[in-house]
């Protein structure tokens, strides 16, 4: 320098146009002599940024940024 991939709660990841979810972690109860485990509950997201298409975009198009591996 070239083409490619990824970007979603703290972390790991689902979600192929119609109100954003799970696991784990965290909060508060129950349970215990206490802890762990179990169980119930709650909080936590400008879906990387900007622009476009659409009645409607996490999802489609374009540009940018960051990271990843790859070719030279």
């Nucleotide at each position: 320098a070239g083409g490619g991939g990824u970007g979603u709660g703290g972390c790991u990841c689902a979600g192929u146009g119609g109100u954003a979810g799970a696991g784990u972690g965290c909060u508060u109860g129950c349970u215990u002599g206490g802890c762990a485990a179990g169980u119930a509950u709650g909080a936590g997201g400008u879906c990387c940024u900007g622009a476009g298409u659409u009645c409607a975009a996490u999802u489609c198009c374009c540009a940018g940024c960051a990271c990843c591996a790859u070719u030279a």
Molecule: transfer RNA
Organism: Marmota monax